The RNA shown here (SAM riboswitch aptamer (S box leader)) has 99 nucleotides and comes from a sheep gut metagenome. The RNAcentral record of the sequence draws on MGnify. The model forms 97% of the base pairs in the Rfam consensus. Its mean pLDDT, the model's own confidence on a scale to 100, is 83. Its Rfam family is "SAM riboswitch aptamer (S box leader)". Its family is annotated with regulation of gene expression in the Gene Ontology. Rfam's curators write: The SAM riboswitch is found upstream of a number of genes which code for proteins involved in methionine or cysteine biosynthesis in Gram-positive bacteria.

[in-house]
RNA sequence: CUUAUCAAGAGUGGCUGAGGUAACAGGACCAGUGAAGCCCAGCAACCUGACGAAUUUUGUCGAUGGUGCUAAAUCCUGCGGUAAUGACCGAGAGAUGAG
Numbered sequence: 001c002u003u004a005u006c007a008a009g010a011g012u013g014g015c016u017g018a019g020g021u022a023a024c025a026g027g028a029c030c031a032g033u034g035a036a037g038c039c040c041a042g043c044a045a046c047c048u049g050a051c052g053a054a055u056u057u058u059g060u061c062g063a064u065g066g067u068g069c070u071a072a073a074u075c076c077u078g079c080g081g082u083a084a085u086g087a088c089c090g091a092g093a094g095a096u097g098a099g
Stems, first nucleotide, its partner, number of pairs: 001099006011040001013039003019030003024078004041070003046066002048062006074093001079090004
């Protein structure tokens, strides 16, 4: 840079000990009844394995391996459009996978 996904799912575990929800701003929250981090455990099924359609796409089943993830929609808003409001749609930014 390209592309797919982002309202589902998953911890009353161990170590440790003060912050955390990406960054900026504004909100709203989580946290000594233990944050972040590490280990273990688990979830999911992107890559991957088996089988089948079909023709390079798709379905079913699985979880050996590579990632990822395990409060709240990517916690919400910020820009544009519709709308009287609530709200809805899209963009941008971001996260993850594959190339």